[in-house]
RNA sequence: AAAAUUCUUUGGGGCGGGGUGAAAUUCCCCAUCGGCAGUAAAGUCUGCGAGCCUUUUUUAAGGUUGAUUCGGUUGAUUUCCGAAACCGACGGUAUAGUCCGGACGGGAAAAGAAUUUA
Numbered sequence: 001a002a003a004a005u006u007c008u009u010u011g012g013g014g015c016g017g018g019g020u021g022a023a024a025u026u027c028c029c030c031a032u033c034g035g036c037a038g039u040a041a042a043g044u045c046u047g048c049g050a051g052c053c054u055u056u057u058u059u060a061a062g063g064u065u066g067a068u069u070c071g072g073u074u075g076a077u078u079u080c081c082g083a084a085a086c087c088g089a090c091g092g093u094a095u096a097g098u099c100c101g102g103a104c105g106g107g108a109a110a111a112g113a114a115u116u117u118a
Base pairs, nucleotide, nucleotide: 002117003116004115005114006113007112008111009110010109016030017029018028019027031098032097033088034087035048036047037046038045043086044085051064052063053062054061055060068084069083070082071081072080090101091100092099
C1' cells in the first nucleotide's frame, strides 16, 4: 500500500411576490430546489438508492420507475461556459417537486477505527 470481516459516525434540497376564488404555499403568471457512484466537474449520459406494484408467515424474491438541446472552449465535456428547454413516487387537502403524513423510518454510499491475510 491492498483485500476481507466487524464496529462507529455521517448520509435530500426547495413557495417569496402577484392574480382568480367561498376555499389554492395545490390552479394561472413570475420565483425556487437537485441523493450516491462512474466519467473533464452531470437533476436530464451509464449504473445505483429511494418510491410504487405483485408474491411471501417471516426472511426475502420478482417487476416497475421522470426529464436536453443548440452554440463555444478543449487532447478530452449531453458534465465546464453562453443560451433556450424539460423532469419530479404514494396518501391527505381546491388539482402539490416545494405544505402535512408514513418518516426521530429506510437507504445508495462516504469517512474513520479495529482485526485478519502476515
About this RNA
Model confidence (mean pLDDT): 83 of 100. Predicted 3D model of a 118-nucleotide RNA (FMN riboswitch aptamer (RFN element)).